This is a predicted structure of a 541-nucleotide part of an RNA (small-subunit ribosomal RNA, 5' domain) from an uncultured bacterium.
Context: one part of a larger RNA
RNA sequence: AAUCAACGCUGGCGGCGUGCCUAACACAUGCAAGUCGAACGCGAAAGUGUGCUUCGGCCCUGAGUAGAGUGGCGAACGGGUGAGUAACACGUGGGUGAUCUACCUUCAAGUGGGGGAUAACGUCCCGAAAGUGGACGCUAAUACCGCAUGACGUUCCGGGUUUCAAGACCUGGAAACCAAAGCCGGGGACCGCAAGGCCUGGCGCUGGAAGAGGAGCCCGCGUCCGAUUAGCUAGUUGGCGGGGUAAUGGCCCACCAAGGCGACGAUCGGUAGCCGGCCUGAGAGGGCGGACGGCCACACUGGAACUGAGACACGGUCCAGACUCCUACGGGAGGCAGCAGUGGGGAAUUGUUCACAAUGGGCGCAAGCCUGAUGACGCAACGCCGCGUGGGGGAUGAAGGUCUUCGGAUUGUAAACCCUUGUCGAACGGGAAGAACGACUCGCGCACUAACACUGCGCGGGACUGACGGUACCGUUAAAGGAAGCCACGGCUAACUCUGUGCCAGCAGCCGCGGUAAUACAGAGGUGGCAAGCGUUGUUC
Numbered sequence: 001a002a003u004c005a006a007c008g009c010u011g012g013c014g015g016c017g018u019g020c021c022u023a024a025c026a027c028a029u030g031c032a033a034g035u036c037g038a039a040c041g042c043g044a045a046a047g048u049g050u051g052c053u054u055c056g057g058c059c060c061u062g063a064g065u066a067g068a069g070u071g072g073c074g075a076a077c078g079g080g081u082g083a084g085u086a087a088c089a090c091g092u093g094g095g096u097g098a099u100c101u102a103c104c105u106u107c108a109a110g111u112g113g114g115g116g117a118u119a120a121c122g123u124c125c126c127g128a129a130a131g132u133g134g135a136c137g138c139u140a141a142u143a144c145c146g147c148a149u150g151a152c153g154u155u156c157c158g159g160g161u162u163u164c165a166a167g168a169c170c171u172g173g174a175a176a177c178c179a180a181a182g183c184c185g186g187g188g189a190c191c192g193c194a195a196g197g198c199c200u201g202g203c204g205c206u207g208g209a210a211g212a213g214g215a216g217c218c219c220g221c222g223u224c225c226g227a228u229u230a231g232c233u234a235g236u237u238g239g240c241g242g243g244g245u246a247a248u249g250g251c252c253c254a255c256c257a258a259g260g261c262g263a264c265g266a267u268c269g270g271u272a273g274c275c276g277g278c279c280u281g282a283g284a285g286g287g288c289g290g291a292c293g294g295c296c297a298c299a300c301u302g303g304a305a306c307u308g309a310g311a312c313a314c315g316g317u318c319c320a321g322a323c324u325c326c327u328a329c330g331g332g333a334g335g336c337a338g339c340a341g342u343g344g345g346g347a348a349u350u351g352u353u354c355a356c357a358a359u360g361g362g363c364g365c366a367a368g369c370c371u372g373a374u375g376a377c378g379c380a381a382c383g384c385c386g387c388g389u390g391g392g393g394g395a396u397g398a399a400g401g402u403c404u405u406c407g408g409a410u411u412g413u414a415a416a417c418c419c420u421u422g423u424c425g426a427a428c429g430g431g432a433a434g435a436a437c438g439a440c441u442c443g444c445g446c447a448c449u450a451a452c453a454c455u456g457c458g459c460g461g462g463a464c465u466g467a468c469g470g471u472a473c474c475g476u477u478a479a480a481g482g483a484a485g486c487c488a489c490g491g492c493u494a495a496c497u498c499u500g501u502g503c504c505a506g507c508a509g510c511c512g513c514g515g516u517a518a519u520a521c522a523g524a525g526g527u528g529g530c531a532a533g534c535g536u537u538g539u540u541c
Base pairs, nucleotide, nucleotide: 001540002539003538005537006536007535008534009533012387013386014385015384016383017382018380019379020345025343026342027341029340030339031338034073035072036071039070040069042067047061049059051058052057080298081297082296089223090222091221092220093219094218095217096216099215100214101213104211105210106209107208109206110205111204112147114145115144121137122136123135125134126133153177154176155175156173157172158171159170160169161168182203183202184201185200186199187198190197191196224270225269226268231261232260233259236258237257238256239255241253242252243251273295274294275293276292277288278287279286280285300321301320302319303318304317323334324333325332326331351377353376354375355374359373360371361370362369363368390420391419392418393417400411401410402409403408424482426477427476428475429474430473434468440462441461442460443459444458445457446456447455485530486529487528488527489526490511491510492509496525497524498523499522500521506513507512
């Protein structure tokens, strides 16, 4: 000098930050991932009614609403933690001639024609304590399955160019292979009984080319301690062939060879997430990796795959294990290292708050819904910074205290007293910015179109939207009124006397103080230092 600090004494206000370093211990409760009716079929109830009624009920409405289900997208992001990991984990620089990529952007092309199911639902026929099933019957789709068409696509065979090397680029061939889905508006003529066809706009869908962003893999270099760890290795090292993957590879397998690593520290053991950075220091260096940002790893412990563009998946599935809970004893349910919160551990670390108004994310054409991300408020002097606790005058130098050589000295301009100010706090009044986008509404222009359109693009006006919060800020009022402590005073080290004690009681960072005059213990007066803090302890330089 620093600190994610703690402890003691003390404590007025504000701004900005920070807040389980220990048990990756166990967790009650609530919330933390949904959304789309413009993909699809189904579809209540309460209530209301001057409806009907055999008084049981029925009908209309509520309402195609709530709701569950099929389907799509998301749930692989965001949020947490640091256990493991000494490793291509991270950092840095390269490679991919060995690769993938949903949504988004750009470009060109297509979107034809059929089929069979199934959930929801119904029946109760069956079963169960529950969790949750079974049978039969019905139905839809942008769900599922054939068919057609298809190249600049994939596979295959040639030639050329570049290259160390072709799966790159150019070019030729022809055999084979692979697509799709509809939904929502608007509309004049024509067709149609109608629905609609048809035209047109929007949102989609399919295969392809490129981009952006993302991801996988490979390599060079760098990255702690121990030699009281010296040898290690059998898929081990390489080859050939295959399997597997989006893709290279002993990643996996068969066969063949006998290699590969190591004092430039292999192997083994210990410790540890890595970095941007942070602290210190003149620097070199040393220490650290909390908050914020990037990467990695993990999600009760261990293992595994499924789905998917992406996971071997924190709030998904399966198996095993430990633990907790329910049970009708047959069997089931659960996973806070998400936000709060509880117990426990500990010297020690906060609210079971408010809001989606802003920013960002998911879904949706949109309105909007969801969002413990986030924005806020709350608690804590935990830290940094700022402000205040008043300012000026005021001597006969009051009183009191302390000391005294008894003369006085000191506390001390300190107080009183006079004048003055009004920060903060208090009360009262006014009162923001953060919010302009979207959608709505009015008007205009352009594009598209045969024309229109709330179809797209652009412009202008209006109204609407704030958790924080009646907060910040401003004004007014009264009144010095409500706001100072802590440590030290032998030397180092700034600041001295008295009393008590008597090697006792005690102090102490080091040297050392205390055994009758102790500036070193304890109290008092005085003084010094810092100040809403001051000291102590721990840790780092």